[in-house]
Context: one part of a larger RNA
RNA sequence: UGACGGGGGCCCGCACAAGCGGUGGAGCAUGUGGUUUAAUUCGAAGCAACGCGAAGAACCUUACCAGGUCUUGACAUGCAGGGAACCCUGGUGAAAGCUGGGGGUGCCCGCGAGGGAGCCCUGACACAGGUGCUGCAUGGUCGUCGUCAGCUCGUGUCGUGAGAUGUUGGGUUAAGUCCCGCAACGAGCGCAACCCCUGUCGCUAGUUGCCAGCGGUUUGGCCGGGCACUCUAGCGAGACUGCCUGCGAAAGCAGGAGGAAGGCGGGGAUGACGUCUGAUCCGCAUGGCCCUUACGACCUGGGCGACACACGUGCUACAAUGCCCGCCACAGAGCGCUGCGACCCGGCAACGGGAAGCCAAUCGCGGAAAAGCGGGCUCAGUUCGGAUUGGGGUCUGCAACUCGACCCCAUGAAGCCGGAAUCGCUAGUAAUCGCGGAUCAGCCAUGCCGCGGUGAAUACGUUCCCGGGCCUUGUACA
Numbered sequence: 001u002g003a004c005g006g007g008g009g010c011c012c013g014c015a016c017a018a019g020c021g022g023u024g025g026a027g028c029a030u031g032u033g034g035u036u037u038a039a040u041u042c043g044a045a046g047c048a049a050c051g052c053g054a055a056g057a058a059c060c061u062u063a064c065c066a067g068g069u070c071u072u073g074a075c076a077u078g079c080a081g082g083g084a085a086c087c088c089u090g091g092u093g094a095a096a097g098c099u100g101g102g103g104g105u106g107c108c109c110g111c112g113a114g115g116g117a118g119c120c121c122u123g124a125c126a127c128a129g130g131u132g133c134u135g136c137a138u139g140g141u142c143g144u145c146g147u148c149a150g151c152u153c154g155u156g157u158c159g160u161g162a163g164a165u166g167u168u169g170g171g172u173u174a175a176g177u178c179c180c181g182c183a184a185c186g187a188g189c190g191c192a193a194c195c196c197c198u199g200u201c202g203c204u205a206g207u208u209g210c211c212a213g214c215g216g217u218u219u220g221g222c223c224g225g226g227c228a229c230u231c232u233a234g235c236g237a238g239a240c241u242g243c244c245u246g247c248g249a250a251a252g253c254a255g256g257a258g259g260a261a262g263g264c265g266g267g268g269a270u271g272a273c274g275u276c277u278g279a280u281c282c283g284c285a286u287g288g289c290c291c292u293u294a295c296g297a298c299c300u301g302g303g304c305g306a307c308a309c310a311c312g313u314g315c316u317a318c319a320a321u322g323c324c325c326g327c328c329a330c331a332g333a334g335c336g337c338u339g340c341g342a343c344c345c346g347g348c349a350a351c352g353g354g355a356a357g358c359c360a361a362u363c364g365c366g367g368a369a370a371a372g373c374g375g376g377c378u379c380a381g382u383u384c385g386g387a388u389u390g391g392g393g394u395c396u397g398c399a400a401c402u403c404g405a406c407c408c409c410a411u412g413a414a415g416c417c418g419g420a421a422u423c424g425c426u427a428g429u430a431a432u433c434g435c436g437g438a439u440c441a442g443c444c445a446u447g448c449c450g451c452g453g454u455g456a457a458u459a460c461g462u463u464c465c466c467g468g469g470c471c472u473u474g475u476a477c478a
Base pairs, nucleotide, nucleotide: 001478002477003475004474005473007472008471009470010469011468012467013466015462016461019425020424021423022422023421026316027315028314029313030312031311032310033309034307035306042053043052064302065301066300067299068298069297070296073127077126078125079123080122081121082120083119086103087102088101089100090099091098092097107116108115109114129291130290132289133288134287138285139284140280141279142278143276145274150189151188152187153186154185155184156165157164158163169180170179171178195268196267197266198265200237201236202235203234204233205232206231209227214224215223216222240262243256244255245254246253247252305444318418322377323376324375325374326373327372334365335364336363339358340357343354344353345352346351384415389410390409391408392407393406394405395404431454432453433452434451435450436449437448
C1' cells in the first nucleotide's frame, strides 16, 4: 500500500422482509453426469458448465466407429508430356473406386507447320492436407465482478523510502453528481449528456385511412370525390427544478401550479483501470510440437438418438375463477417468387386436385387466443389429465428400420398441488393468453429471439442471509 476479520461507522441492490407465481413430487421434452458401446465425436464445470457452442444430427452436416477404397492426393501455386473442354456408353461393385469402348474440336497469334491462354488427364518433385496436441506460447472475440462508482495522470507539497496528498472531511446525488471546506491546483478514462425506440402537439406528404360533409351504391371505402381525422414517415416543438411556497450558506430536498409528460418520464444501445493464469487453437487467424500411402482424402452402413440410475432447464397437468360444444368480437410485429397461396372441388382430417392475386401500407400467410354470449358436465380419478400402445393414413425427401413431423380411430398410464431445500418478479412488471421470425426439404421447437391482448399483490423496515461502495480499526498474510 493492499487483502482479510463470526471489528466498527455510513450507504446501496428483488439482498432480506412484505407479496404473487413457480422449481423440488408425476408424465413427457431437452441438456449433463454416469454406465454401456465397435463408436455413443469434441468442447463447456460453483456463481459466470448443464434447451450452453447446436438459429434445425434420417444421408449430408460429422469431427466418432466398422468395412470397402485413393494416393501429387477432395483444395492452392510451380514444372514436363499428352489431350481441348465436354458428351455417350460397357464390365465389376453397396457406393466410392478399379477397369474398358466410342464420339468430339471452340478462343488468341500464324498462310501453313506450329505456338499460346483456359480446362482435363498422366508423371516426378517442391508441396498440399490434419476439427491432431498445447487457450498458461498467442491475436481476435466473449463471459464475469458490474451500470458497480470507481481507476489514474501532470505539476506542486510532505515523507530517508515504499508511498501519501489530490480522491480525505461537512452536506447532497442514481453517480468521484454537485456544493462548501482543505497543500493542493488542474487533467484523463469512467458517470451524465450527445444516439435509437416509446409517451403529447405542430408542420410537410398523401393509391393506408374516413360517409367526418356531399353524390351513387349489387351496401363491402365498393365507386365519384376529399385528405379533415386515424395512420405512415421525415422535420420541428416540448422539461430546464424554468415558476410558486417552505427548509438550506450553497448544492439540493419537500410540497404546489401549469402540463401528454415531471425532477435522470419509461425502455434500449453504451460497461472505466483491472480480476478470474476465466472461455475458445472445433468459427477464424497464429508460434511451437506431432502425422504425412497416412492422425490426410472418398464412399456405404452405423453412431452422435444407447439406459439400472443421478442432476439442471422446461412443457403438460392434477381441474368447476375449470373442461367440452356452438355463436361472436378486439392486436402488434414480422414473413412471402423453383415463395405466400385467396377461392372452388374431393376427403371426418392431415392433405390432395385445380386456380386468381401479390415481388407486396395495395395480394397472401391470417378465423389471433384468453375475453364475451348461450348450452352441457356436478366433484367423480371423472366429459380432469393426456403418457403409453394397437390399427389405418398424409406430407417432405434418393431414402423415414435404427431415427421425422402431422391426421384419424381405438387405448387410456402416472398424477388429487408436491420433503428438506430452492428460483423469478417492484408496473403495464409478475401472472396469464395467443401471434410472428431466424435456422430450415422436412423436423423431434415444449428451445431461442421478438410481438402484442388481459392485467394484479406488496414493500413496516435494514436486525438478519447474499453481493457491493466509502471511511476507519486490528493483523504473526502478500